About this RNA:
Bacterial RNase P class A from uncultured Pseudolysinimonas sp., 392 nucleotides, folded computationally.
[in-house]
RNA sequence: CGGCCAGACGGUCGCGUCGUCGUCGCCGCGUUCUUCGGAACGCGGCGGGGAUGCCGAGGAACGUCCGGGCACCACAGGGCAGGACGGUGGGUAACACCCACCCGGAGUGAUCCGCGAGAAAGUGCAACAGAGAGCAGACCGCCGGCUUCCCUCGGGAAGCCGGUAAGGGUGAAACGGUGGUGUAAGAGACCACCAGGGGCCCGAGUGAUCGGGCUCGCUGGGUAAACCUCGUCCGGUGCAAGGUCAGACAGGGAACGUCGACGGGGCCCCCCGAGUUCCCGGGUAGACCGCUAGAGGGCUGCGGCAACGCAGUCCCGAGAGAGAUGGCCGUCGAUCCGUCGCUGGGCGAGAGCACAGCGGCGGGGGACAGAACCCGGCGUAUCGGCCGACCC
Numbered sequence: 001c002g003g004c005c006a007g008a009c010g011g012u013c014g015c016g017u018c019g020u021c022g023u024c025g026c027c028g029c030g031u032u033c034u035u036c037g038g039a040a041c042g043c044g045g046c047g048g049g050g051a052u053g054c055c056g057a058g059g060a061a062c063g064u065c066c067g068g069g070c071a072c073c074a075c076a077g078g079g080c081a082g083g084a085c086g087g088u089g090g091g092u093a094a095c096a097c098c099c100a101c102c103c104g105g106a107g108u109g110a111u112c113c114g115c116g117a118g119a120a121a122g123u124g125c126a127a128c129a130g131a132g133a134g135c136a137g138a139c140c141g142c143c144g145g146c147u148u149c150c151c152u153c154g155g156g157a158a159g160c161c162g163g164u165a166a167g168g169g170u171g172a173a174a175c176g177g178u179g180g181u182g183u184a185a186g187a188g189a190c191c192a193c194c195a196g197g198g199g200c201c202c203g204a205g206u207g208a209u210c211g212g213g214c215u216c217g218c219u220g221g222g223u224a225a226a227c228c229u230c231g232u233c234c235g236g237u238g239c240a241a242g243g244u245c246a247g248a249c250a251g252g253g254a255a256c257g258u259c260g261a262c263g264g265g266g267c268c269c270c271c272c273g274a275g276u277u278c279c280c281g282g283g284u285a286g287a288c289c290g291c292u293a294g295a296g297g298g299c300u301g302c303g304g305c306a307a308c309g310c311a312g313u314c315c316c317g318a319g320a321g322a323g324a325u326g327g328c329c330g331u332c333g334a335u336c337c338g339u340c341g342c343u344g345g346g347c348g349a350g351a352g353c354a355c356a357g358c359g360g361c362g363g364g365g366g367a368c369a370g371a372a373c374c375c376g377g378c379g380u381a382u383c384g385g386c387c388g389a390c391c392c
Stems, first nucleotide, its partner, number of pairs: 001388005007332007015056002018053004023048011058368001062379002065377005070238004082234005087101005102116001103114004117229002122227002124223002139168002141164010176194006195219002197216008242289004251280006262273005296315008336363009346353002
């Protein structure tokens, strides 16, 4: 650095789905009996509790952070806004993931790290220190001029005006570096070399990029997880998506039908209620589907450096209500701790000391965490171990 395991077996008590059996209740159908009300038996369905059998979480089922499938809604095309991503080439259904490579950095090395476009389009921002922090800056120093003073007449000091970024000092950072020419002193002002950058060209590579030549004194700090610019991508909502079957009560409406019977009203044969059917209530409650065999996994072969792809073969028994998969006991247990003995080399003059291996005895001995539409990732948590590759 990569891969893997995630206690084992037995007993016992429980939990969930499904199957089977038997029992109780209700409903339907059939047969028989009947005092005509029903009863018994058989079959089927539903429900309750019971017995029994099979099966029943993970490497992260977690966070819900990305990407897809699927479903519904919206949508002529396109744009704006908003968001994500950002070296290059591949992989993939897709990705912010993975692989290989490039560049930069760390390490002796295996290897690791990088929010890897643009700061030379514009705007903004930067504590403290410092004279000055962005087409910079004169505090000290250096140099020139003027004035005044001093003088041992060579000059010196102070003030003012100006030049200067070579030296000092501040800072994370002060507008390339070293040496020379030059100058009053200086300065890419000029020159040589070095470093960086721009332009043109050659070679290698699919490419990022790398190597080289010529030329231009061009030397133009940081920050874009600040606005912004460039390029690519993105419609929205999520299985509580969505679909099918479908009640009951209250209340409301329509039609039918009779005033024969029930209640009420009156102009006494009409009206209202009530009755029957249908509709609304409501496609609600509830039930079912979606629902788990899928971009699925193992092995082998082939292609590819790899991610991955293709082919063959084998395997795949949670699926709910938001709800189940556990407890106890026994034996074992990788390994750890203590102690004793033996062996081995090491240190020590020695007594002895620590270490390693094996054996005996005793003790301890399982973390993080629980599916709920599915899949690919990422991130985070995790007792203890096993295997492999490489480096020192």
Background: Model confidence (mean pLDDT): 77 of 100. The model forms 96% of the base pairs in the Rfam consensus. RNAcentral holds the sequence, with entries from MGnify. Its Rfam family is "Bacterial RNase P class A". Rfam's curators write: Ribonuclease P (RNase P) is a ubiquitous endoribonuclease, found in archaea, bacteria and eukarya as well as chloroplasts and mitochondria.